[in-house]
Context: one part of a larger RNA
RNA sequence: AGCAUGUGGUGGAUGCCUUGGCAAUGAUAGGCGACGAAGGACGUGAUAGCCUGCGAUAAGCUUCGGGGAGCUGGCAAAUGAGCUUUGAUCCGGAGAUUUCCGAAUGGGGAAACCCACCUGCAAAGGUAUCGCAUGAUGAAUACAUAGUCAUGCGAGGCGAACCGGGUGAACUGAAACAUCUCAGUAGCUCGAGGAAAAGACAUCAACCGAGAUUCCGAAAGUAGUGGCGAGCGAAAUCGGAGAAGCCUGCAAGUGAUAGCGCAACUCUUAGCAAAACAGUCUGGAAAGUCUGGCCAUAGCAGGUGAUAGCCCUGUAUGCGAAAAGAGAUGUGUGGUACUGAGCUUGCGACAAGUAGGGCGGGACACGUGUAAUCCUGUCUGAAUAUGGGGGGACCAUCCUCCAAGGCUAAAUACUCAUCAUUGACCGAUAGUGAACUAGUACCGUGAGGGAAAGGCGAAAAGAACCCCGGGAGGGGAGUGAAAUAGAUCCUGAAACCGCAUGCUU
Numbered sequence: 001a002g003c004a005u006g007u008g009g010u011g012g013a014u015g016c017c018u019u020g021g022c023a024a025u026g027a028u029a030g031g032c033g034a035c036g037a038a039g040g041a042c043g044u045g046a047u048a049g050c051c052u053g054c055g056a057u058a059a060g061c062u063u064c065g066g067g068g069a070g071c072u073g074g075c076a077a078a079u080g081a082g083c084u085u086u087g088a089u090c091c092g093g094a095g096a097u098u099u100c101c102g103a104a105u106g107g108g109g110a111a112a113c114c115c116a117c118c119u120g121c122a123a124a125g126g127u128a129u130c131g132c133a134u135g136a137u138g139a140a141u142a143c144a145u146a147g148u149c150a151u152g153c154g155a156g157g158c159g160a161a162c163c164g165g166g167u168g169a170a171c172u173g174a175a176a177c178a179u180c181u182c183a184g185u186a187g188c189u190c191g192a193g194g195a196a197a198a199g200a201c202a203u204c205a206a207c208c209g210a211g212a213u214u215c216c217g218a219a220a221g222u223a224g225u226g227g228c229g230a231g232c233g234a235a236a237u238c239g240g241a242g243a244a245g246c247c248u249g250c251a252a253g254u255g256a257u258a259g260c261g262c263a264a265c266u267c268u269u270a271g272c273a274a275a276a277c278a279g280u281c282u283g284g285a286a287a288g289u290c291u292g293g294c295c296a297u298a299g300c301a302g303g304u305g306a307u308a309g310c311c312c313u314g315u316a317u318g319c320g321a322a323a324a325g326a327g328a329u330g331u332g333u334g335g336u337a338c339u340g341a342g343c344u345u346g347c348g349a350c351a352a353g354u355a356g357g358g359c360g361g362g363a364c365a366c367g368u369g370u371a372a373u374c375c376u377g378u379c380u381g382a383a384u385a386u387g388g389g390g391g392g393a394c395c396a397u398c399c400u401c402c403a404a405g406g407c408u409a410a411a412u413a414c415u416c417a418u419c420a421u422u423g424a425c426c427g428a429u430a431g432u433g434a435a436c437u438a439g440u441a442c443c444g445u446g447a448g449g450g451a452a453a454g455g456c457g458a459a460a461a462g463a464a465c466c467c468c469g470g471g472a473g474g475g476g477a478g479u480g481a482a483a484u485a486g487a488u489c490c491u492g493a494a495a496c497c498g499c500a501u502g503c504u505u
C1' cells in the first nucleotide's frame, strides 16, 4: 500500500408520519368605500423581538344573549401583579372608540410629514374636484349671456374570475413570403351586474308550415369559403334545458305592484342534551390476547403511553336566540314613486336626413366574388298600409313579415370568499413560491426576481451531584421501555475518512 472481516465517524438517502397544499361536489355569498374602503405607517402588554389582536377608551370599552371554572393570545417558559360562582377567561349579536397615510377631499408634499383659514369659551365642526338641481350675484355690452358664489343631492377609489363596448398587435402557420393565418386572440381602455349580454320577428321556411332570446346534443367537419394553399367553416331542421310576455303622450277615475309598518313561521349568525365494559395475560404503557357482557335512528371521524362502538371529543337523533340579518306568507299603509307589465273611458301617437342609392371600409362561415343581408366615414335621398321590408345578383308572380322608440325572469358563465363533504391526488427535491419568522431572507437604481429551512420522548422526566478541561467537549451518576432517543436529537443507505484483526506485497 492493497484485499477481506469487524467496528466507528461523516452524510442525510430510504421508510413511517403530517400541521400544509391540490382537485372537485353541494349549499351560501357575490361586493367594500366620503358614515373614509382595500392596503399600510406608527403605536399599544408588568415585556427586548416577531406574529396575532387592538387604536391615545389601544391583546381592549359598553350592552344583550350563550357558557360554567378557571383565566390574564402564540413563539415561550419563568417571575411579578391581578381577575373570577356578585359568573371571570371564552363564543355570538348590537353599539362605542377607531392616531397618521392612503380615492385622501383645506393648501402643499420626497405616503404615513409640513403649513393654514372660518365658527366656537372650550370640546369640536367646516373649508377638494366634477356632475345635476335650486337660488343669489353678475362683465366686455343696453337687455342678456359667460363667469362667480351659496345650498342640497350624487360621483370619485379598491376588488379573483365571469360579462358588454372601444381600440387592437406580433411571434407563429403557410415547411420562404406579401393576400391569408395566428385573431378580433394577447395587451390597453371604458362600463355594469350577481350574473351580464340577447330577446318578443320589417325572423325563418317553401307553396307545407313554424312562431322571442339564451344554452346543450345532432345536422357536420356537411354546404360553402380559400395565393381553391395553409386553413376557415355555417344555417335550415330535429332532440333536449328553460319557457313569459309586454309598454309608450295628455286628461279623468280606480287602486294591482314597488316601498314602508306589524304579526306569526323558516333559515343564518353562539349553543344544549346525547346510549353502552369489566376482568385475565404480555408489556414501559392496552385500545392488543383470552374470558364474559352491553348499546345502537349513534360501528362517520379524531384523540387518549400499541389497534377503543361502550375512556374523551364527537356522531345518529332531538332541541335552542335577548339581538341582528335573510326569505316566503298574511295584514295594514301607500298612491305611480331614480321607472319599467295594472285596469276603465276619451282624445292623441304608430318613429325621416330614416329606408334605399353612389364611393371607401368593416361584419356576416362567405378573402369583391354572381354577393344578397347587416353597420357606416362621405355625397345623396323615398313611400306612408291603395304603403313598405325580406325570400343570396336582378325581374315578375307568389309567400311572409311591419324597420327607423323602449322594458323583460328562467335555462347559461365565473369563484377573491364562507360552511360542509369527497379523492385508484401529493407526502417535505413531492404538494402552492411558501407545512417553519415566506412573497420572508437575499439580489436589483427600478420594474422585478426570489430561496433554503418539518420530525427527541408517551411525558422534559431536557441529565441534580462528582471527575478531567480555560472552554468546547467528554467520563461517571441519575431519568427513561430505549440515551448508538441527549437537544447538530425517529429511522440513519451510499459516496468519503478512520481504528482493530487477518492475508498478500
Base pairs, nucleotide, nucleotide: 001504002503003502004501005500006499007498008497009496015490016455017454020426021425022423023422024421025420026419027418028417029415030414031158032157039101040100041099042055043054044053046079049075050074051073061095062094063093064092065091066090070083071082072081106115107114108113116127117126118125119124129155130154131153132152133151134150135149136148137147162193163191164190165189166188167187173180177227203210204209214241215240216239217238218237224232225231245407246406247405249347250346251345252344253343254342257337259333260332261331262330263329265327266326267325268324269323271319272318273317277292278291279290281288293310294309295299301313302312303311356380357379358378359377360376361375362374363373366392387402388401389400390399391398442449443448462489465476466475467474468473